Predicted 3D model of a 530-nucleotide part of an RNA (large-subunit ribosomal RNA, domain I) from a Candidatus Fermentibacteraceae bacterium.
Its Rfam family is "Bacterial large subunit ribosomal RNA". Its family is annotated with ribosome and structural constituent of ribosome in the Gene Ontology.
Model confidence (mean pLDDT): 86 of 100.
NCBI's taxonomy places the organism under Bacteria, Pseudomonadati, Candidatus Fermentibacteria, Candidatus Fermentibacterales, Candidatus Fermentibacteraceae.
[in-house]
Context: one part of a larger RNA
RNA sequence: GGCAAACGGUGGAUGCCUAGGCUAACAGAGGCGAUGAAGGACGUGCAAGACUGCGAAAAGUUUCGGGGAGCUGUCAAGAAGCUUUGAUCCGAAAAUAUCCGAAUGGGGCAACCCGUCUAAUAGAGAUAUUAGUCACCACGUAAGUGGAGUGAACUGGGGGAAUUGAAACAUCUAAGUACCCCAAGGAGUAGAAAUCAAAAGAGAUUCCCAAAGUAGCGGCGAGCGAAAUGGGAUUAGGACAAACCCUGUGCUUGCAUAGGGGGUUGUAGGACCAAGACAUGAGACUAGAGAAAAUAGAUGAAAUACUUGGAAAGGUAUAGCAUAGAAGGUGAUACUCCUGUAAUUAAAAUUUUCAAUAGCUUUAUUGGUAUCCUGAGUAGGACGGAACACGUGAUAUUUUGUCUGAAUCUAGGGGGACCACCCUCUAAUCCUAAAUACUACUUACAGAUCGAUAGCGAACAAGUACCGUGAGGGAAAGGUGAAAAGUACUGCAGCAAGCAGAGUGAAAUAGAACCUGAAACCAUUAGCUU
Repeated sequence: GGCAAACGGUGGAUGCCUAGGCUAACAGAGGCGAUGAAGGACGUGCAAGACUGCGAAAAGUUUCGGGGAGCUGUCAAGAAGCUUUGAUCCGAAAAUAUCCGAAUGGGGCAACCCGUCUAAUAGAGAUAUUAGUCACCACGUAAGUGGAGUGAACUGGGGGAAUUGAAACAUCUAAGUACCCCAAGGAGUAGAAAUCAAAAGAGAUUCCCAAAGUAGCGGCGAGCGAAAUGGGAUUAGGACAAACCCUGUGCUUGCAUAGGGGGUUGUAGGACCAAGACAUGAGACUAGAGAAAAUAGAUGAAAUACUUGGAAAGGUAUAGCAUAGAAGGUGAUACUCCUGUAAUUAAAAUUUUCAAUAGCUUUAUUGGUAUCCUGAGUAGGACGGAACACGUGAUAUUUUGUCUGAAUCUAGGGGGACCACCCUCUAAUCCUAAAUACUACUUACAGAUCGAUAGCGAACAAGUACCGUGAGGGAAAGGUGAAAAGUACUGCAGCAAGCAGAGUGAAAUAGAACCUGAAACCAUUAGCUU
């Protein structure tokens, strides 16, 4: 020096555990904000720091309920107190709520500085303090009312890439995606046919399944990709403009304008004229008897002995309950020990849903047809774009930047170039629940989900420490024991670390660098070997 072994050190794998995640889905809620939000700064305790709570009334105050013996949040003991004259705690409603922040009296390098006016208090006064007040925009004569900002996804709209694919690349694709902006709501959009269809008919919209990867589009490449129709979910239809009538106002005296009535459609309808009815139905509007529920709770069955053990819930024996044998805890594995569970039940206060009923709103017919009305810079056209599955193509349809530009019921649009016939619908005004999308948040629940290099980045003072001028990036770090019973006392030592006794404990090779304690690596011991 090597080999193999034993016993240790180091190290923190593995096993077991879970306080935290992840995923899905039911119900709720879907906002908060000038009555000052979201988010912060600084304070606040017997108390130095951090977290949590709270706000100069500061881990809190008041009232009303619940509850019934302990409590003064956590790290985290101690001290000093509170409490059956009912504390702590839980729920509901209030009070207080510094400063910054939309931040809004003015300013400002956020958490700071400086004011106006009114009133009060103190002061001899200068002045100080306190309570109010004063931003901008829209509407309104004014009084005043509203807006602003923020929030995870979902929604509509305005803008709008590139990587990529096409095995290169330019049309194309990725994709109207990412991203930016605006706006709204608990949903949003859309929506009651100038729609489809095809010789038969349907009857607003939205969403799902099929039709169908079909018909088509496409450097006919890569790729893109319908609709009719059928089956379901859910169902709901309404209001204006106009003609005409009445009233008011203005003036240039036949027009304009305001209010009320009327009226709302395609088998054309309405005005108008004549006749007749004044009931019934509906409602998405307002209130709401009453019912149910939410936000604290309450009652809640039934087991003992022996035995092993540190400890019984294990084993043995004999019982019981069960509308309760879900689950968690208790010194090992408990239906009958504890919390609970099944079942039943409760609200002073606030809120939600349903809802009898009431109010309010709204609602019809027949015949006639001379005249009047039925949405105009609109429909359509040209040029250039865009949307339609459809890339300009034979390209209908929708939309519109520029230029044009009808008819008006004997009318007009559509049926995928275009024309005729036929069929079908009535544009150029508005509103509309449900079925649909999403989950930051709340309650309860679940899992062939992960188990500390996993699972969220975060089971721990985690978006912390730390890094960066900044935008931004972003960790590591869980486990003594059933219970601290956390090693009194003695000794060695530098009176340090550490160690030896002693003691606790079932165990201390469970001693806080603490469950288990693998390997690499290091030493010691004896053996073999060079």